[in-house]
Molecule: small-subunit ribosomal RNA
Organism: Deltaproteobacteria bacterium
RNA sequence: CAAUUGGAGAGUUUGAUCCUGGCUCAGAGCGAACGUUGGCGGCGCGCCUAACACAUGCAAGUCGAACGCGAAAGGACCUCGGUCCGAGUAGAGUGGCGCACGGGUGAGUAACACGUGACUAACCUGCCCUUGAGCCUGGGAUAACAUUCCGAAAGGAGUGCUAAUACCAGAUGAGACCACGGUGUCUUCGGACAGAGUGGGAAAAGAUGGGGACCCGAGAGGGCCUGUCACUCGAGGAUGGGGUCGCGACCUAUCAGCUAGUUGGUGAGGUAAUGGCUCACCAAGGCUAAGACGGGUAGCUGGUCUGAGAGGAUGAUCAGCCACACUGGAACUGAGACACGGUCCAGACUCCUACGGGAGGCAGCAGUGGGGAAUUUUGCGCAAUGGGCGAAAGCCUGACGCAGCGACGCCGCGUGUGCGAUGAAGGCCUUUGGGUCGUAAAGCACUGUCGGGAGGGACGAAAACGCUACGGCUAAUAUCCGUAGUGCUUGACGGUACCUCCAAAGGAAGCACCGGCUAACUCUGUGCCAGCAGCCGCGGUAAGACAGAGGGUGCAAACGUUGCUCGGAAUUACUGGGCGUAAAGCGCGUGUAGGCGGUCCCUUAAGUCAACUGUGAAAUCCCUCGGCUCAACCGAGGAAGUGCAGUUGAUACUGGGGGACUCGAGUCUCGGAGAGGGUGGCGGAAUGCGCAGUGUAGAGGUGAAAUUCGUAGAUAUUGCGUAGAACAUCAGUGGCGAAGGCGGCCACCUGGAAGAAGACUGACGCUGAGACGCGAAAGCGUGGGGAUCAAACAGGAUUAGAUACCCUGGUAGUCCACGCCGUAAACGAUGAGCACUAGGUGUUGUGGGUAUUGACCCCUACAGUGCCGACGCUAACGCAUUAAGUGCUCCGCCUGGGGAGUACGGCCGCAAGGCUAAAACUCAAAGGAAUUGACGGGGGCCCGCACAAGCGGUGGAGUAUGUGGUUUAAUUCGACGCAACGCGCAGAACCUUACCCAGGCUUGACAUCGAAGGAAUUCCUAAGAAAUUGGGAAGUACCUCUUCGGAGGACCCGAAGACAGGUGCUGCAUGGCUGUCGUCAGCUCGUGUCGUGAGAUGUUGGGUUAAGUCCCGCAACGAGCGCAACCCCUAUCGUUAGUUGCCAGCGAGUAAUGUCGGGCACUCUAGCGAGACCGCCAUCGUCAAGGUGGAGGAAGGCGGGGAUGACGUCAAGUCCUCAUGGCCCUUAUGCCUGGGGCUACACACGUACUACAAUGGGCGGUACAGAGCGCUGCAAGCCUGCAAGGGUGAGCUAAUCGCAGAAAACCGUCCUCAGUUCAGAUUGCAGUCUGCAACUCGACUGCAUGAAGGCGGAAUCGCUAGUAAUCGCGAAUCAGCAAGUCGCGGUGAAUACGUUCCCGGGCCUUGUACACACCGCCCGUCACACCAUGGGAGUGGAUUGCACCAGAAGUGGGUGUGCUAACCGCAAGGAGGCAGCCCCCUAAGGUGUGGUUCAUGACUGGGGUGAAGUCGUAACAAGGUAGCCGUAGGGGAACCUGCGGCUGGAUCACCUCCUUU
Repeated sequence: CAAUUGGAGAGUUUGAUCCUGGCUCAGAGCGAACGUUGGCGGCGCGCCUAACACAUGCAAGUCGAACGCGAAAGGACCUCGGUCCGAGUAGAGUGGCGCACGGGUGAGUAACACGUGACUAACCUGCCCUUGAGCCUGGGAUAACAUUCCGAAAGGAGUGCUAAUACCAGAUGAGACCACGGUGUCUUCGGACAGAGUGGGAAAAGAUGGGGACCCGAGAGGGCCUGUCACUCGAGGAUGGGGUCGCGACCUAUCAGCUAGUUGGUGAGGUAAUGGCUCACCAAGGCUAAGACGGGUAGCUGGUCUGAGAGGAUGAUCAGCCACACUGGAACUGAGACACGGUCCAGACUCCUACGGGAGGCAGCAGUGGGGAAUUUUGCGCAAUGGGCGAAAGCCUGACGCAGCGACGCCGCGUGUGCGAUGAAGGCCUUUGGGUCGUAAAGCACUGUCGGGAGGGACGAAAACGCUACGGCUAAUAUCCGUAGUGCUUGACGGUACCUCCAAAGGAAGCACCGGCUAACUCUGUGCCAGCAGCCGCGGUAAGACAGAGGGUGCAAACGUUGCUCGGAAUUACUGGGCGUAAAGCGCGUGUAGGCGGUCCCUUAAGUCAACUGUGAAAUCCCUCGGCUCAACCGAGGAAGUGCAGUUGAUACUGGGGGACUCGAGUCUCGGAGAGGGUGGCGGAAUGCGCAGUGUAGAGGUGAAAUUCGUAGAUAUUGCGUAGAACAUCAGUGGCGAAGGCGGCCACCUGGAAGAAGACUGACGCUGAGACGCGAAAGCGUGGGGAUCAAACAGGAUUAGAUACCCUGGUAGUCCACGCCGUAAACGAUGAGCACUAGGUGUUGUGGGUAUUGACCCCUACAGUGCCGACGCUAACGCAUUAAGUGCUCCGCCUGGGGAGUACGGCCGCAAGGCUAAAACUCAAAGGAAUUGACGGGGGCCCGCACAAGCGGUGGAGUAUGUGGUUUAAUUCGACGCAACGCGCAGAACCUUACCCAGGCUUGACAUCGAAGGAAUUCCUAAGAAAUUGGGAAGUACCUCUUCGGAGGACCCGAAGACAGGUGCUGCAUGGCUGUCGUCAGCUCGUGUCGUGAGAUGUUGGGUUAAGUCCCGCAACGAGCGCAACCCCUAUCGUUAGUUGCCAGCGAGUAAUGUCGGGCACUCUAGCGAGACCGCCAUCGUCAAGGUGGAGGAAGGCGGGGAUGACGUCAAGUCCUCAUGGCCCUUAUGCCUGGGGCUACACACGUACUACAAUGGGCGGUACAGAGCGCUGCAAGCCUGCAAGGGUGAGCUAAUCGCAGAAAACCGUCCUCAGUUCAGAUUGCAGUCUGCAACUCGACUGCAUGAAGGCGGAAUCGCUAGUAAUCGCGAAUCAGCAAGUCGCGGUGAAUACGUUCCCGGGCCUUGUACACACCGCCCGUCACACCAUGGGAGUGGAUUGCACCAGAAGUGGGUGUGCUAACCGCAAGGAGGCAGCCCCCUAAGGUGUGGUUCAUGACUGGGGUGAAGUCGUAACAAGGUAGCCGUAGGGGAACCUGCGGCUGGAUCACCUCCUUU
């Protein structure tokens, strides 16, 4: 400092993270459309589609002052014949000017069409302006008109008359022009300009106003003069146009070559004019990778929208240019057209027709049909502005000015304002208290915009015309022109804007949204249905996401939706991106064009920079000021227009030119290194084969086998021979090469790199689109060779199958020569070159230094090749002088995943195939790195009755019990791997009971409130299966208050109704409780630190432990929940206490017994204590933690057992224990009762019992427990029964009495190996007990009966010590019922080498494509449905090339057949003209043959998509054969196999290198 004011992000890939990357949203805009709604005004805008077809009206005429004709209606007069007016009017015609402007549209056009800047000395320009000169003399026609005729019409023909500013001839004519011709100046040498001379052809028109003198004339009038307009020939200007050039501006290379008038020349023609514009001849050129030619699309621009900008998109309205006018072609007229409202021809279409012929062109304004999502009135006016004509008045003007319709857009205004709390009613929600709509309403007070009514009322109007005055022209005071004054007249809009008054809150609010993004939340309905959705995603019974409602949020006469553009998107990156692993470095080199390029000096001034000049139309945008009340809108002035061109200047840098230099690059010399390449030869080991010998029954092969070989002698072994291929050790992150790649030895030929010194050249360089060459393996062709190995193939195995993995064979091939192929994970997944930027340590080659006899060692330089690492970079991983760091130069490549490296096309190839390379469609992801988990038929360490070692079982039998299944009226329900199945059920005959059948009840069996009545209660009786119902009798209590009447309470009955009730559903809505991993040792936090982050660290490591137990170390330091301990029982002792327990000693008594006195010592009981801690010793260990052993001790390393269960997992279990949200039932899904069922039975499974016998069974005898339980009870004893039991009944409320005999054991005896003296099922009969009742359906007893079963297949369970095994006892439940469960004691073992394996678990580590977490993920064929697409015999269209046929109109040319006014000629005739005919060109049309493209096509190929299809299991873990790449063969399929390659392979071991101690 007027004109510089500006840049925001979010959602979505994951369990989470960072990155990459796409998709989506928020913004602005629109000629819009659609949906819902709609009060007013102003200013704008309004067929984007069918350049589709158009009815009707209008859109270009005008001039009588160029010309000749020339009415009528009507009126007046009248002699009725007519005359006059109308009127020289209307009208048509000749003529002039206009019609080429204005208006419309955007089909075509990729082009000098447009934009911009130049050029035109290569041009034209009517009307207009200025200026010079002129405007003379003649002539012949013709329309109109009249008349005849043809035609339906449109129109036309003949004859006759006539005028002109129409037409023609002549005269004159300067300059210009043309020709000839000497000169000057300039010059790009082509020419241009200037000015003498001679010759040539070429003009014209009048009209009108006024007028004094003079002339003609009878007059009118004319001449003449003058004014104006017009006319002719020039010159100049202005305006408008033609032409040329530079530059700019779409897509496609899957269009790479195009071109014969093509490129140039000479000449001619043509044009206003240059020019192949056209023609003849000559030459053979011209364009192209800086994209020719072809294809597709498109009017261009000022501008408009968006954007911070750079850009991107667009080209409505307004403005400039272009093109077009039904389609195609053509010319005529004209100053100008190849002409929107002109002509001719052809075509299509429409219309008229008398069928012979004609007419037409709304992409002008309205309007119609059609198309379409969609776009207006067949309006008013020339009042203004502008245009045409005219002297003018004026006429014409769908240009224009206005109005109408449309919320289509922008802008403005209104729909009221203030007060008003009982926070009304009502709605909605509610935890029922209330909250909210809400000061909102009502009510009270006020205001008056818009709309309504009434009245007033503009600007836009200036002129033109008349008159007057002055000035000019003029002879002139006429006329005419100009200026001033004055008079008169003119408004479509429109009685509009605006102003005033009147009445009345009265007439005026909707739309979308409310899961996140994104402002805004609840209820109800629905129940993966209906629906929503821009993306993510909602909906499967508690949906803030669907639908409705209440409430809220946002905008508002609008609001949403859809479509399109820009933005966000740095997501094409110029500003401003990338390429190791995300998409992306060509397999490698040589090199063309191109790009870039070392040091110094001089020059130039192209790039660059500066100033100035011209231009960059106006409008728009921006600024200032102004006009409509504001705004939108409009006006004025400015600024800007980043561009182009020119002039002048600057010269650092770049470029051009010249000169020089040596450091880049190169050449020469020397001695070394090397699997560098090619050719030829040689060698040994091994393998196969052959021959011969020895020798005998096997060999070979595998996880195990078999196929195979072998008594015809294999394998093994010895000797000899032969063949082909490959070269062990050396050998090495060693060497060489551009890459592919290269490995025995020798010779020859040959390329490159490095080192050391100098010398030389003098920028010779770098990169490198195309191009060319090289290029593993496989593969192909021809010819050889063929030992091994080995696709295919065959056989054997494995397997559910096994087109595989394994085995035995085996052909192409593997090898050589020549020729193709040209691809690989051709990888460092890292293009080439140059420069710079800490180091450390190996190794290879060469050199230097020191030192040595020498090889080493050490220091050091250059070149290579590795590792570690700083700065820096990176999303991280990682890279790090061999960069992925910092810079420069050049090339290649990428832009979401799939479709697809595919199709089509092209090029290459013998083929296989390679190179180049899409789209439709589809998804919201696909991906990279890292993190935490989980998992692995990954690794390491460790633990556990996990295995092993043992003992006993289960699985076989019978029975019991539970479950499945089946059955049933019902067999109620739940529990389902471990962790359901002797589980809920610690006990179903009724009850239980939830199920079924039947009979009943409906305020209910139960709770609260409750009118009326009654005490409660007990008993009898009738019907009935009972529930229930009816009848009758007894009974009048108790508590509190009292006014003594009564009232109340409890209890019973009980009308109506609120409600009860539900073992109905949802355990996936829940609480609580429980199971399980697991009594496993883990799970976390605070602070700090590290990391962009998720996270990590701590918690990892070395030891140790039962233990995250403890110790040590450590960027960690601490802490919490778990572990342990604290608690209980038990093992020892002490102490206290001593009954119901005990009895040593004392006393008493008995057949006997703690029976009694007594005692409490012992046992015991049950309180309190002690005790055990690696405390002690030795040793190991890091002077640790701790381990091992020992002593002592009742007990020793947690003594044994129990209780105790971290963070969490399993939507684990339970709504049928209980509680509870929601839903459902309400004379039933509730309640009562009787009976039945839960007990069924072909079968399958689990858990148990009893056995199969002699370690046993039977009988007899004799011992020894613990823990419990008992008054509706346990019951001794006695009697009785074979027994179960019965009768009676002492004692005991229990350390007192009872249950209660423990059993196995021990002693004795019988049985003698058998379906038995084993086993006891089943069945019959007879009983006992409980109970209202043992039929369905109890237990027990006796007698009789005497089944299966002789130790159990695959498989599988428990247990490590007082354990397993075995033996009995008790308890809960319970009237009764136990093989179950929970407890108790008795007897009482075996084994553990050990951690390889199975299972489970813990820690560390590794891989992962898993995260619902391996019960994961996931691939391909097949089958089905749908979608788009390729091929396809073809078919149909569009477009285009070439060749040919034919050829309208028309220009041009030719001809001279017919006709012919002007001119020439006395005439004949001629010139000229018109018509005809011919030729060239040529549109539509036709034929043939190609190209491109679109649509379609039987059939066919793959692709995509689709909750629950089939087959397998390829990949992800070592994915169970590591995977992948290229290639070849094979196979239902994923795939398999061969050859070569890669690590983007786990694991173990070794080598090398590095780091640390």